[in-house]
This record gives sequence, C1' cells and structure tokens, in this order.
RNA sequence: CUCCCCGUGGCUCAGCGGACAGAGCACCGGCCUCCGAAGCCGGAGACGCAGGUUCGACUCCUGCCGGGGAGA
Repeated sequence: CUCCCCGUGGCUCAGCGGACAGAGCACCGGCCUCCGAAGCCGGAGACGCAGGUUCGACUCCUGCCGGGGAGA
C1' cells in the first nucleotide's frame, strides 16, 4: 500500500428492507430463607461515526474510526 472479515445493552451473541431491536450471563427490585445461595416474578440498559439510496435502513452503498486476518 492492496484485499477480506468483524463492530448491536457491562460481557457473549441473534436479528432474510417494514413488529415495541431479542436471548443468555451479569446488574437492580420483589417473593422465598434465620441470613445467604439456588429457584420464581418483575425492571433498567444497545445498533462505532458521518453521508447516501429508499415511502421506510441494525440490515444496502460510500467514506472515516477501531479490532482481527492475508498478500506485497
């Protein structure tokens, strides 16, 4: 320098252009318990940034940023 993959709650991941963006773990509250743990019920919290396409974008396109890989 070129090419490829990835970027979604604190963490690990889902999410064939249209549903209030979901799950597990973690966290908070309640129930239970002598107190905890486990279990049950409930809750808060997320689309890397900026443009573009579209009636509509987490999803498609472009650039940038960050991480990983390959080649020179």